[in-house]
């Protein structure tokens, strides 16, 4: 130095192909339950969609550069 893949809530990750409310499980709070713990029921908090710019009426999605992991090539 080039090609590919990946990058979404604290963790794991769906959505991405085909542009239209940002979601799940676990975890975190609060509340019933219990002598209390746990389980188990209810509700609830938490997202610059890796950053920017474009293009769109509308971008997690499509384009461009850039930043990171990973793999392969020289």
């Nucleotide at each position: 130095g080039g090609g590919c893949u990946c990058g979404u809530a604290g963790c794991u990750u769906a959505g991405u192909c085909c542009g239209g409310u940002a979601g799940a499980g676990c975890g975190c709070c609060u509340c019933a339950u219990u002598u209390g713990c746990a389980a188990u029921g209810a509700g609830g908090a938490g997202g610059u969609c890796g950053g920017g710019a474009g293009u769109u009426c509308g971008a997690a999605u499509c384009u461009c550069c850039c930043c990171g992991a990973g793999u392969c090539c020289a």